[in-house]
Context: one part of a larger RNA
RNA sequence: CCCUCGUGAAGGAACUCGGCAAAAUGGCCCCGUACCUUCGGUAGAAGGGGCGCUGGCGCGAGCCAGCCGCAGAGGAUCGGCUCCGGCGACUGUUUACCAAAAACACAGGACUCUGCCAACUCGCAAGAGGACGUAUAGAGUCUGACGCCUGCUCGGUGUCGGUAGGUUGAGGGAGGCGGUGACCGCAAGGGCAGCUGCCGACCGAAGCCCCGAUAAACGGCGGCCGUAACUAUGACGGUCCUAAGGUAGCGAAGUUCCUUGUCGGGUAAGUUCCGACCUGCAUGAAUGGCGUAACGACCGGAGCACUGUCUCCACGAGGGACCCG
Numbered sequence: 001c002c003c004u005c006g007u008g009a010a011g012g013a014a015c016u017c018g019g020c021a022a023a024a025u026g027g028c029c030c031c032g033u034a035c036c037u038u039c040g041g042u043a044g045a046a047g048g049g050g051c052g053c054u055g056g057c058g059c060g061a062g063c064c065a066g067c068c069g070c071a072g073a074g075g076a077u078c079g080g081c082u083c084c085g086g087c088g089a090c091u092g093u094u095u096a097c098c099a100a101a102a103a104c105a106c107a108g109g110a111c112u113c114u115g116c117c118a119a120c121u122c123g124c125a126a127g128a129g130g131a132c133g134u135a136u137a138g139a140g141u142c143u144g145a146c147g148c149c150u151g152c153u154c155g156g157u158g159u160c161g162g163u164a165g166g167u168u169g170a171g172g173g174a175g176g177c178g179g180u181g182a183c184c185g186c187a188a189g190g191g192c193a194g195c196u197g198c199c200g201a202c203c204g205a206a207g208c209c210c211c212g213a214u215a216a217a218c219g220g221c222g223g224c225c226g227u228a229a230c231u232a233u234g235a236c237g238g239u240c241c242u243a244a245g246g247u248a249g250c251g252a253a254g255u256u257c258c259u260u261g262u263c264g265g266g267u268a269a270g271u272u273c274c275g276a277c278c279u280g281c282a283u284g285a286a287u288g289g290c291g292u293a294a295c296g297a298c299c300g301g302a303g304c305a306c307u308g309u310c311u312c313c314a315c316g317a318g319g320g321a322c323c324c325g
Stems, first nucleotide, its partner, number of pairs: 001320008010311002014309001019306001027051005036041001038145001052067006068072001080304007087296002092104002108143007120129003146291004151221003156218002158214005165209003171203002175199006183190002222240005249283001250280001261277005
């Protein structure tokens, strides 16, 4: 000096990213327990008191009297507590070996598909699962208890429906042009039929165009100028654009750049925290919005208790290191 442990004057978080670690709490019985609440809970809330031994009494729980110690759950084992907020309802699940979480799942909600040899999935197939089920069933996707709710937009993309018209394939094919060529011709040349090369009007589905529906489908949800008898602000007006211009709610937020916004609270002092305001760089409604009792080895803030975390270190024990062997 290191490891593991013990004790500590005064102070008591001044340590630190952060009370990390340690300390404290701890059992049983009795008293007593707030806000809030889904009336179950919150609750072991919190906060107090008792606890040994001897004798007597009582069926017993226990009561009475006495005795000892600093200490009677005398050892081990053995909750620290409270307040405010964020997220997720909850119990669960997860990155075997750096992440346990606000991530996943979840009951509940919704949409879509599927009439049964179902849809869907595996397989080249036979076949199998779905299911020895049958729409109160099964599959896919999103959301995620519960409460109050879930606005506007179908122009684009997707899906579904529609079929008059436009476009259109293979195929069919009117017709046209060419090759060959019997035959005609002295020749040049012409040229039936058949066979054949090419072009080709027109008839040709689905799809696309087109018409419509659909947002708990993918998604989207404006700008400028003016205006009230102080000022300021702008209920109001004008104008441009859009498919439609963000409703309720929430809001410097796990979202706010400017920003340590401003005001209030807490502190002697608070870039964090809580409550407000709204100027939302760049909130917003099942990519769900806002609340919410209970729950959480989650995250942020405050306090009580307690402490070697610290001021500031000291001493002790065991094991190393070090010396001898």